[in-house]
RNA sequence: UAACUGUCUCGGGUAACCGCAAGCGUCAUGCUUGAGGAAAGUCCGAGCUCCAUAGGGCAGGAUGCUGGAUAACGUCCAGGGGGGGCGACCCCACGGAAAGUGCCACAGAAAAGGAAACGCCGAUUAUUGGAUUUUCCAAUAAGGCAAAGCUGAAAAGGUGCGGUAAGAGCGCACCAGCGGUCGAGGAAUCGGCCGGCUUGGAAAACCCCAUCCGGAGCAAGACCUAAUAGGGGAGAGAUAAAGUGGCCCGCUUUUCUCCCGGGUUGGUCGCUAGAGGCAUCAGGCAACUGAUGUCCGAGAUAAAUGGUUACCGCCCGUUUUUCGGGUACAGAACUCGGCUUAUAGAGACAGUUAAAUU
Numbered sequence: 001u002a003a004c005u006g007u008c009u010c011g012g013g014u015a016a017c018c019g020c021a022a023g024c025g026u027c028a029u030g031c032u033u034g035a036g037g038a039a040a041g042u043c044c045g046a047g048c049u050c051c052a053u054a055g056g057g058c059a060g061g062a063u064g065c066u067g068g069a070u071a072a073c074g075u076c077c078a079g080g081g082g083g084g085g086c087g088a089c090c091c092c093a094c095g096g097a098a099a100g101u102g103c104c105a106c107a108g109a110a111a112a113g114g115a116a117a118c119g120c121c122g123a124u125u126a127u128u129g130g131a132u133u134u135u136c137c138a139a140u141a142a143g144g145c146a147a148a149g150c151u152g153a154a155a156a157g158g159u160g161c162g163g164u165a166a167g168a169g170c171g172c173a174c175c176a177g178c179g180g181u182c183g184a185g186g187a188a189u190c191g192g193c194c195g196g197c198u199u200g201g202a203a204a205a206c207c208c209c210a211u212c213c214g215g216a217g218c219a220a221g222a223c224c225u226a227a228u229a230g231g232g233g234a235g236a237g238a239u240a241a242a243g244u245g246g247c248c249c250g251c252u253u254u255u256c257u258c259c260c261g262g263g264u265u266g267g268u269c270g271c272u273a274g275a276g277g278c279a280u281c282a283g284g285c286a287a288c289u290g291a292u293g294u295c296c297g298a299g300a301u302a303a304a305u306g307g308u309u310a311c312c313g314c315c316c317g318u319u320u321u322u323c324g325g326g327u328a329c330a331g332a333a334c335u336c337g338g339c340u341u342a343u344a345g346a347g348a349c350a351g352u353u354a355a356a357u358u
Stems, first nucleotide, its partner, number of pairs: 001354010012312007020034005036329001040340002043338005048217004055249004060213005065079005080094001081092004095208002100206002103201002119145003124142008157175006176198001178195007221269004231260006240254004276295008313327005
């Protein structure tokens, strides 16, 4: 200097005038405050409210290496294993395939335990033929082989050497797997030694195993005011009915359920002081936890948070005095912790690789 990797921050500011909403108030019209890093998606988890006094099981759903963090989670942190990258680093839907069922196209003899079509051998046995005839050669059959080759993502562990009639873990070396044993570690796992020689893939297929899970949701729900027709019909009825996902048992309650029709469809609360923010210190590799101090930062309800002017910040172009243009994604509606998605641009810290110089 260039390329790359990881983490974090900002994403407009100042002033004046006018305007809007909430709170406070001495009720002057004075003071204070007034959309986010994602407010989006509604994908998870909760706080809170109601069913409601609410237990067990089945079905169903979710998660899936180990250990931690957290109110909790399918989130986050650290480690292990596998994969990618020269590297910094990144990714993983990461329990089980001898419990069972199903699947693996085409090609290939054969696709999961069954193996032989083309093939190799024919040492042993038998037959036939030839010849230089107690021997040799050739062919065939019995028989032996799965090693080589074809095919494929994958073919009875892989590569290499020896051995054999030809072969084969048949033997050996190295490696993988499996089993045993010893050691390290909190664990997942890792390492050493020994050994028979050896049991495809895939479960984001069904399934098995372990752990976890009531439901509905602020349009939840509570209260006030007012009004109407405490109307009509059907069904069940204590051996019954109803009870916030389905079914069963249990439990509770006592009439209940369904359909049609009528009235009110107005107000208040819920509604923002919290698993809260910020700073410092301590503990921890970290996620995070604790202590001290300090702050209160929208609560609207058809929907406020705006408009104008000037200057500045940042980016682009330029005639570099100057002039022109642009400034992303986007908008609270009960709140919070995450995840995912969108985003013009600006900055900070740390690291990796390459080249050059000292």

RNAcentral holds the sequence, with entries from ENA.
The RNA shown here (Bacterial RNase P class A) has 358 nucleotides and comes from a Bacillota bacterium.
The organism belongs to Bacillota, within Bacteria.
It matches the Rfam family "Bacterial RNase P class A". By type it is a ribozyme.